Predicted 3D model of a 74-nucleotide RNA (transfer RNA) from Prauserella sediminis. The RNAcentral record of the sequence draws on ENA and Rfam. NCBI's taxonomy places the organism under Bacteria, Bacillati, Actinomycetota, Actinomycetes, Prauserella. Model confidence (mean pLDDT): 81 of 100. The same sequence occurs in records of 10 taxa. It matches the Rfam family "tRNA". By type it is a transfer RNA.
[in-house]
């Protein structure tokens, strides 16, 4: 050079073939229990999906092009 995969809360993931972005976990903060602290329960807290463009009524999802990680092949 060339081909494949991944990018979504502070972290880790869904979000099923374009149709309510948080279902979930961790963390983070108040409270309950506790002498106190750990666990454990109850509340809360957060994105507009790597940037930019495009098609659509509608994009996280489809095209197009950087950026950024991994893996092939030469």
């Nucleotide at each position: 050079g060339c081909c494949c995969c991944c990018g979504u809360a502070g972290c880790c993931c869904a979000a099923u073939u374009g149709g309510c972005a948080g279902a979930g976990g961790c963390a983070c903060a108040c409270g309950a229990c506790u002498c106190a602290a750990a666990a454990u329960c109850g509340u809360g807290c957060a994105a507009g999906u790597g940037u930019g463009a495009g098609u659509u009524c509608g994009a996280g999802u489809c095209u197009c092009a950087c950026c950024g990680g991994g893996g092939g092949c030469a």